The RNA shown here (transfer RNA) has 84 nucleotides and comes from an Anaerolineales bacterium. Its Rfam family is "tRNA". It is annotated as a transfer RNA. NCBI's taxonomy places the organism under Bacteria, Bacillati, Chloroflexota, Anaerolineae, Anaerolineales. The sequence was found in a public genome assembly.

[in-house]
RNA sequence: GCGGGUGUGGCGGAAUUGGUAGACGCGCCAGACUCAAAAUCUGGUGGCCGCAAGGCCGUGGGGGUUCAAGUCCCUCCACCCGCA
Numbered sequence: 001g002c003g004g005g006u007g008u009g010g011c012g013g014a015a016u017u018g019g020u021a022g023a024c025g026c027g028c029c030a031g032a033c034u035c036a037a038a039a040u041c042u043g044g045u046g047g048c049c050g051c052a053a054g055g056c057c058g059u060g061g062g063g064g065u066u067c068a069a070g071u072c073c074c075u076c077c078a079c080c081c082g083c084a
Stems, first nucleotide, its partner, number of pairs: 001083007010026003019067001027045006046057004060076005
């Protein structure tokens, strides 16, 4: 230099016919149980604004297509694999 792959909450990892983003697990927080803890069970858990109801933003960065993009297109970045 060329070709291919991957990038999603704190972590792993779903969502692929383009149609509610974050299922499920781990972790964390609260509660139950316990003398106390572990284990187990129950509930909660992206960010910002708001007393609340609710609103806005968020899939590596930027742009495009579309009524609608994590998903399609262009470009850049990082990492992995192969070729030279």